[in-house]
RNA sequence: GAUGAACACUGGCGGCGUGCCUAAUCUAUGCAAGUCGAAUGUAUUCCGAUCGCAAGAUCGGAAUGUCAUGGCGGACGAGUGAGUAAUGCGCAGGAAUGUGCCUUAAAGAGGAAACUAACCCUUCGAAAGAGGGGAUAAUGUUCCAUAAUGUUAACAAACCAAAGAUAGAGGUUUAAAUCUCUAUUGCUUUAAGAUCAGCCUGCGUCCCAUCAGCUAGUUGGUAGGGUAAAAGCCUACCAAGGCUAUAACGGGUAGGGGGCGUGAGAGCGCGAACCCCCACGAUGGCACUGAGAUACGGGCCAUACACCUACGGGUGGCAGCAAGUAGGAAUCGUGCGCAAUGGGCGAAAGCCUGACGCCGCGACGCCGCGUGAGGGAUGAAGGCCUUCGGGUUGUAAACCUAUAUCAAAAAGUCACGGCAAACUUCGUGCCAGCAGCAGCGGUAAUACGAAGGUGGCUAGUGUUAUCCGGUUUUAUUGGGCGUAAAGAGUUCUGUAGGCGGAUUUGUAAGUUAUAUGUUAAAUGCUAUGGCCCAACCAUGGUUUCGCGUGUAAUACUACAAAUCUAGAGUAAGCAAGAGGUUAGCGGAACGUACGGUGUAGUAGUGAAAUGCGUUGAUAUCGUACGGAACACCUAAUGCGAAGGCAGCUAACUGGGGCUUUACUGACGCUGAGAGACGAAAGUGUGGGGAGCAAAACGGAUUAGAUACCCGUGUAGUCCACACCGUAAACUUUGCCGAUUAGGAAGUAGUUCCGAUUUAGUCGGGAUUGCUUUCGAAGCUAACGCAUUAAAUCGGCCGCCUGCGGAGUACGGCCGCAAGGCUAAAACUCAAAGGAAUUGGCGGGGACCCGCACAAGCGGUGGAGCGCCUGGUUUAAUUCGAUGAUUAGCGAAGGACCUUACCUGGGUUUGACAUGCUACUGCACGCCUAUCGAAAGAUAGGAAGCCUUCGAGGGUGUAGCACAGGUGUUGCACGGCUGUCGUCAGCUCGAGUCGUGAGAUGUACGGUUAAGUCCGGUAUCGAGCGCAACCCCUAUCGUUAAUUGUAUCACUUUAGCGAAACUGCCCCGGCAACGGGGAGGAAGGAGGGGACGACGUCAAGUCAGCGUGGCCCUUAUAUCCAGGGCGACACAGGCGCUACAAUGGCUAUUACAAAGGGUUGCAAGCAUGCGAAUGCAAGCUAAUCCCAAAAAAAUAGCCCCAGUACAGAUUGGAGUCUGCAACUCGACUCCAUGAAGAAGGAAUCGCUAGUAAUCGCUGGUCAGCCAUACAGCGGUGAAUACGUUCUCGGGUCUUGCACACACCGCCCGUCACUUGGGGGAAGUUGGAAAUAUCUGAAAUCUCAUCUAAGAUGGGCCUAAGGUAGAGCCAAUAACCAACAAU
Repeated sequence: GAUGAACACUGGCGGCGUGCCUAAUCUAUGCAAGUCGAAUGUAUUCCGAUCGCAAGAUCGGAAUGUCAUGGCGGACGAGUGAGUAAUGCGCAGGAAUGUGCCUUAAAGAGGAAACUAACCCUUCGAAAGAGGGGAUAAUGUUCCAUAAUGUUAACAAACCAAAGAUAGAGGUUUAAAUCUCUAUUGCUUUAAGAUCAGCCUGCGUCCCAUCAGCUAGUUGGUAGGGUAAAAGCCUACCAAGGCUAUAACGGGUAGGGGGCGUGAGAGCGCGAACCCCCACGAUGGCACUGAGAUACGGGCCAUACACCUACGGGUGGCAGCAAGUAGGAAUCGUGCGCAAUGGGCGAAAGCCUGACGCCGCGACGCCGCGUGAGGGAUGAAGGCCUUCGGGUUGUAAACCUAUAUCAAAAAGUCACGGCAAACUUCGUGCCAGCAGCAGCGGUAAUACGAAGGUGGCUAGUGUUAUCCGGUUUUAUUGGGCGUAAAGAGUUCUGUAGGCGGAUUUGUAAGUUAUAUGUUAAAUGCUAUGGCCCAACCAUGGUUUCGCGUGUAAUACUACAAAUCUAGAGUAAGCAAGAGGUUAGCGGAACGUACGGUGUAGUAGUGAAAUGCGUUGAUAUCGUACGGAACACCUAAUGCGAAGGCAGCUAACUGGGGCUUUACUGACGCUGAGAGACGAAAGUGUGGGGAGCAAAACGGAUUAGAUACCCGUGUAGUCCACACCGUAAACUUUGCCGAUUAGGAAGUAGUUCCGAUUUAGUCGGGAUUGCUUUCGAAGCUAACGCAUUAAAUCGGCCGCCUGCGGAGUACGGCCGCAAGGCUAAAACUCAAAGGAAUUGGCGGGGACCCGCACAAGCGGUGGAGCGCCUGGUUUAAUUCGAUGAUUAGCGAAGGACCUUACCUGGGUUUGACAUGCUACUGCACGCCUAUCGAAAGAUAGGAAGCCUUCGAGGGUGUAGCACAGGUGUUGCACGGCUGUCGUCAGCUCGAGUCGUGAGAUGUACGGUUAAGUCCGGUAUCGAGCGCAACCCCUAUCGUUAAUUGUAUCACUUUAGCGAAACUGCCCCGGCAACGGGGAGGAAGGAGGGGACGACGUCAAGUCAGCGUGGCCCUUAUAUCCAGGGCGACACAGGCGCUACAAUGGCUAUUACAAAGGGUUGCAAGCAUGCGAAUGCAAGCUAAUCCCAAAAAAAUAGCCCCAGUACAGAUUGGAGUCUGCAACUCGACUCCAUGAAGAAGGAAUCGCUAGUAAUCGCUGGUCAGCCAUACAGCGGUGAAUACGUUCUCGGGUCUUGCACACACCGCCCGUCACUUGGGGGAAGUUGGAAAUAUCUGAAAUCUCAUCUAAGAUGGGCCUAAGGUAGAGCCAAUAACCAACAAU
């Protein structure tokens, strides 16, 4: 885009079309084929005439048209598509034919006869119907005559026909009958035409080769029969043919064409409506009649079904129009009319006509029209959104105007994340749902549902189904095959086929040109015209591939003839080779047997064990036997079609190459099928068997180990013959030919030059064959290929068309088997795959770094206690932090408070902020009393602001806005922080390279702590990081200074400076830089600190703060009391104190730094054993105080013990802080005196003023659970070979099926679920054949008879029965595999 459509929602009008696609299922009822009286009989009615007394009889006419005879038509028209793959259809031809009605022409039409239906009488039957007797007519039937131009194939000869009717005129007659003529019409014969029909030929006409062979009337001939007509159309006989890979035969599907849909076209799909042809009429068979039928509304028979029946027997065929039933997603009225068009009959009038013309129903389709037009802003109300200002719906509405009046009766549907035009809010919360693809939804959804708004189309709009297109995704136009799917294992032999070198002549089949016939109409295109336009219709023009016929041309192809040598082949000469087959021979190694020597092990592994060995192994020597394979030479090597081929010699034998001449004369290339060859493994038969070694056994390893390792070991490996026929059979690259830059090699020839040791030598040039490597153009998705192409062309073959299912099933062929070849579908997914890129990763590689390991020192893990956490408990044990990167963390200090938790008691505009309204009234606050745990509630009392008397300001009460929330979301956020990591990295601009992702820069060589610097460089520069700038500290100078010092000096304090830069020397190096040295307080970053790139972990924090959304609002807010955060079987982490003699205790004597202090530090004195208390100087601090430093040193005691170690725990008595010390503080004294004997696996810190050890100070703070944290100084070590290993990190490189990135991805079994397919003992159904039996009607034939016929027989067939074999389909217990989960 389209449709004979259907479904959902909706629906105003008209025109033109169109409407059972399914059950060729079954059908009630009505209608669809009749007509002619001018062929005829007869009947009814009417009229007339004659006869008769009458009844009535006879004759004639008119009308109607009953029943019949007869003629023509029922072979057309209408329907349907079951069958049919050719008895069909389409195009083009043909000869052996018929043809009613119609047209033309010629001739004829004389005479005679016998019947029969209707009708009447009668018999049988339920009916349908049938029989018998009698009467009658004709354009019905028969006979005689006539007979060519007809028939018998030509001649001769013979033979063959007929029908009248109507009208008019005339004659005769009483009338009628009858006769004559004219006109019309009909009849007979013949010839021709037209139309229609039959037959034949060529070409075209779907899928399957998992259908490869088919055929006995089959193919042909002769004779006969038969037909309108050719013919095996039929029969008899004879011959053995005919068809087929250019697809026979078989199976499936299907009416064919004009055309219709789509498409740029080529094509692809379809075959409704209209037109042409065919076939069919319940199913199957058959003939009759006829011009025409094997006959839809005719006949006979059989079968199935249905109906009627008196059970004896009959009847029927809507795939005609309506209608009904059934089926289905689905398809209309039991309408009107013959007025038109057409058909049948008729002389005509006319009759008949469900053909046809009209109407009805259905938005089923196409086309047209309408649902109003102009004005109308306060941009109304309402809705929706909002940044709360407003925006939007929106001139839309209301309303007004116009028309004689009334604007009246008329809008929906789908979508709005992208593709793809159109966006917000609310609800929901991986739910509900959406979805064409990818995908959306897990609390801020433009994707679900709703609303508002917007977009598209519009009486329709969406969805579903189907076809074409896009799709060059079956490629003729117009694709591919190295790695994505795809070159067959090879092509030595080569069939069919396709293609084919040079020259000349002829022919004209292909080809080209031209003429002509045909290619129906409709359709299509186009012009004009007719319906208001359009759809629709009409007229004209044009188009129509193609096919047939004639003429012309001859370049190319073809065919015929002749010639040539460049392709191909043959002969001669030469050289190379693991080319093949057969036979013989050889040495090393190995094993075994025998013998000698010799003794305890050997063998094996990561380590072991099994094994072998005192019956003498292993080792070693000698002899013999055996089988298999051939070291060195040996490689960029050679040969072969491929597989493949390797000791030496011989025989036989294939192919290729080079050189030169001669010969043949296109003999060629490819090659569907076919044939042959074809590694290893495997199979069969018979040999052989040393070593090795599937299976098997044993030992190890392991969680297991049906493995890897070890010890044994059978098939097999070897030979002969015969099978198998596959491999990553790979150059993953079919064969042949031609063309297109080179460089470097190997190898086999020929030829030239040079050298030399003159040889089996070496080097170089040219040329031919083969082989290897690099590379330009070109090609390629890239990788790469590149004269041996994957470049540019030609010829031929094979193969591919998303992944999986599956190289599987079924079938067939091959095989002894194993199995091979050929080769699907259902189902399933939205990918599978290639090449390259950036990362990440590796029990990959290279280089480098770090207390990373190593070397050392000291700890943790064991004990007790402290603190934190988990868990448990609890009314509550508030919350957060959880590998490294939580756990003495938030918390620099939980008895109340803090406090967020629990219990109980209160308050509700609130403990806190701002504003408004109303009222009270001058407050607030204070005092007293009662209740109470307090908060709070209730009651009473006293004094009291300002004023211009309006008010202001403030309070209380009530109300309204609002407050408040440590409620939730750190996965909505800001800010801040941890971590990799103080690791050396992370990027950008321009340029260049690449189709691109990207690369380069930033890779290489050095160097550094460093992407630090240097050299080099398609890169040149730059930024964030590094370093430096900042602070502390070590030395010195200078200035200044009081509180330090009696004073000066010195020291100290704190400002400013100096000093260090590889600057100097030596050595190495291109340089950067490195090593050593001097001087110096300090030397190569002097030592510390602050400082943390791009980013990672959805890392942490909504409870520090801020903040979006959500939630609570007499409570999740707020106040108060008490309790809890302090629990305790247990587990983890961080610490303190120890386990003692390098120690403990007692006494004495020394030496710091850095801090803090007025709600404070407190000297000193006094009291107390002590914590402390009382009095109290000084100090807002270099002035006073805290303040004693401790380890150390000196002297003494202890003497290895659970102790004079260690100090937990418990009892008693106290001090201090504080409203308050019970839960739950610290400290003091007396008493008590637990575990603990140096800590398993494992694990932590530290490289120098460091570790270790010793004390001091501060913050928080009333006090303190501080053994914490942050600082300060004192004493003061050991060790580092080094980078193999562990951990972490950096750079380069490599592989990758990973990208949430190895904590990745992912395979198989088992268990369970679902699905489709396969096999299957069987069961059922279908179609078609074969054999045989029975065998209707009918044609034909024969016989008989009472003879236009009847009866019987024969032939043949439909149909039915029986039998076996095969095919197709459905279904099934059970079986195995597969797909998805």
Predicted 3D model of a 1381-nucleotide RNA (small-subunit ribosomal RNA) from an uncultured bacterium. Rfam family: Bacterial small subunit ribosomal RNA. Rfam links the family to the GO terms structural constituent of ribosome and ribosome. Its mean pLDDT, the model's own confidence on a scale to 100, is 83.